[in-house]
Context: one part of a larger RNA
RNA sequence: GGAUGAACGCUGGCGGCGUGCCUAAUACAUGCAAGUCGAACGGGUGUAGCAAUACAUUAGUGGCGAACGGGUGAGUAACACGUUGGUGACCUGCCCUAAAGAGGGGAAUACCACUUCGAAAGGAGUGACAAAACCGCAUACGCUUUUGGAAGUUAGAGAACCAAAAGGAAAAGUGAAAACUACUUUAGGAGGGGCCUGCGGCCCAUCAGCUAGUUGGUGAGGGUAAAAGCCCACCAAGGCGAAGACGGGUAGGGGACCUGAGAGGGUGAUCCCCCACAAUGGAACUGAAACACGGUCCAUACACCUGCGGGUGGCAGCAGUAGGGAAUAUUGCUUAAUGGGCGAAAGCCUGAACUAGCAACGCCGCGUGUGCGAAGAAGGCCUUCGGGUCGUAAAGCACUUUUUGAGAGGAUGAGGAAGGACGGUACUCUCAGAAUAAGUCUCGGCUAACUACGUGCCAGCAGCCGCGGUAACACGUAGGAGGCAAACGUUAUCC
Numbered sequence: 001g002g003a004u005g006a007a008c009g010c011u012g013g014c015g016g017c018g019u020g021c022c023u024a025a026u027a028c029a030u031g032c033a034a035g036u037c038g039a040a041c042g043g044g045u046g047u048a049g050c051a052a053u054a055c056a057u058u059a060g061u062g063g064c065g066a067a068c069g070g071g072u073g074a075g076u077a078a079c080a081c082g083u084u085g086g087u088g089a090c091c092u093g094c095c096c097u098a099a100a101g102a103g104g105g106g107a108a109u110a111c112c113a114c115u116u117c118g119a120a121a122g123g124a125g126u127g128a129c130a131a132a133a134c135c136g137c138a139u140a141c142g143c144u145u146u147u148g149g150a151a152g153u154u155a156g157a158g159a160a161c162c163a164a165a166a167g168g169a170a171a172a173g174u175g176a177a178a179a180c181u182a183c184u185u186u187a188g189g190a191g192g193g194g195c196c197u198g199c200g201g202c203c204c205a206u207c208a209g210c211u212a213g214u215u216g217g218u219g220a221g222g223g224u225a226a227a228a229g230c231c232c233a234c235c236a237a238g239g240c241g242a243a244g245a246c247g248g249g250u251a252g253g254g255g256a257c258c259u260g261a262g263a264g265g266g267u268g269a270u271c272c273c274c275c276a277c278a279a280u281g282g283a284a285c286u287g288a289a290a291c292a293c294g295g296u297c298c299a300u301a302c303a304c305c306u307g308c309g310g311g312u313g314g315c316a317g318c319a320g321u322a323g324g325g326a327a328u329a330u331u332g333c334u335u336a337a338u339g340g341g342c343g344a345a346a347g348c349c350u351g352a353a354c355u356a357g358c359a360a361c362g363c364c365g366c367g368u369g370u371g372c373g374a375a376g377a378a379g380g381c382c383u384u385c386g387g388g389u390c391g392u393a394a395a396g397c398a399c400u401u402u403u404u405g406a407g408a409g410g411a412u413g414a415g416g417a418a419g420g421a422c423g424g425u426a427c428u429c430u431c432a433g434a435a436u437a438a439g440u441c442u443c444g445g446c447u448a449a450c451u452a453c454g455u456g457c458c459a460g461c462a463g464c465c466g467c468g469g470u471a472a473c474a475c476g477u478a479g480g481a482g483g484c485a486a487a488c489g490u491u492a493u494c495c
Stems, first nucleotide, its partner, number of pairs: 001495004006491004013366006019359002021324001026322003030319003035064003040061002043058006071277003081200003085196003090193003095189007103137001105135002112127006143167007172181003202249003209240003214237006221231002252274004256267004279300005302313004330356001332355001334353001338352001339350004369399004379390004404432006413422001439484005444465003450479005460467002
């Protein structure tokens, strides 16, 4: 000098764009943050109707979603991450393309009714009834497995291809119909993921030896979507290590950000990608995908309810509270836009998001007036008492209106009928009137800027050198001056 998610002191006019618990991954009152579909299903309720039925609504069954989006950085030093490749060892709901199919049956069950246990949370029994829920049967190739054949790729490989045997599917709905939506199998794609692999990947040697599923092999053993000591049985005794094993400490990684001429050094807030976690520890279920923040089970700690028998909960979602701290905001508005979930759609949901509020926390922009105005008012300060200086500064005169206040109009953002939270906001016009708006630090040298008084090694200053013991340009005050300016200075940290 530059920088900051900053804090502190003093001061403070406006706008735009950003940013805002770095500490206790501490504990959480309250509200909201994931639903949707009646064009899958039978009921219930309400309205209309004599009724059939129609419309509205929805507790339950069912489907899809809830694995995204949002938060945090505790753990993790390599299974992360970044990058180079591989998968002849793999998966993939929804979406796109293509081919084929879509026949015929059955048995239940929730809601409900009745009975019953419990304070509650929540159950238990009996009896009916529905489906695009569930289960057989039929059909089936391109599918799977096994066996056989065989060309080619390759460093080497039976993946593709041909044949045989065995096995494996389905569901309908709306509609008069056309059609639309949906289903099953197979192949391909897109996008997403799993796994393997070379290289890179912080500090300590006052950590030097470490390792028995350890290292390798066999298995027509298990396991997985899939290779593998991933697990198991048997066999062998290997494997790693001063090019730092093992151990310890610290830490999410990267794109990037800061600094620097660069090389480097430092950082990992906001935004984007990846990883990990969801009170703590463990486990599986469902599913295309989780070992799942607002799912389940078990254990633990904590908190709450209780009729003492037993139950309930998880803000590292958005607000908010307590606590900690030098320190970090509103229990706001709206689904209008963008995006997401569901739905044929209308639409519903969405603390994602968009917005408004608070904060000079940062960057940028604007303003606090402009011109004229005395050999120079008053007053302050200094003085060699002549004067000098504040100083064209003020007053005064003439203007202007960015801002400010008042009034009027008033959007874009919404592509196609409507639909705007922001918002009567931005912006435009008119009127009023210099009116509403300057501080802070410093003045011994480094370092731009000096005098007077007070104090008297006291009180105090100080980044370093150093000032102060009676004329202190260094302390305090005043006048003056210098710097920066809605800021200025200090502290902390980095280059």
The part of an RNA shown here (small-subunit ribosomal RNA, 5' domain) has 495 nucleotides and comes from an uncultured bacterium. The full RNA is in RNAcentral, with records from SILVA. The coordinates come from a structure-prediction model, not an experiment, and the mean pLDDT is 84.